This is a predicted structure of a 73-nucleotide RNA (transfer RNA) from a Patescibacteria group bacterium. The organism belongs to Bacteria candidate phyla, within Bacteria. It was read from a public genome assembly. Its Rfam family is "tRNA". The family's RNA type in Rfam is transfer RNA.
RNA sequence: CCCCCGGUAGCUCAAUCGGAAGAGCAGGAGCGUUCUAAGCUCAAGGUUGGGGGUUCGACUCCCUCCCGGGGGA
Repeated sequence: CCCCCGGUAGCUCAAUCGGAAGAGCAGGAGCGUUCUAAGCUCAAGGUUGGGGGUUCGACUCCCUCCCGGGGGA
């Protein structure tokens, strides 16, 4: 320098052909228990790496930049 894959909640990951983001764990509250724990219930948590573009509508498509991994020279 070139090519490929990835970046989504604190962490690990989903999200069909573009229809507007969800789960598990952790943390919080409650139930539970003599008190803990297990178990159950509830709520909260997101500039979808940054910027721009296309579109009625973008995590998804296009451009550019940043970060991580792999391959080639």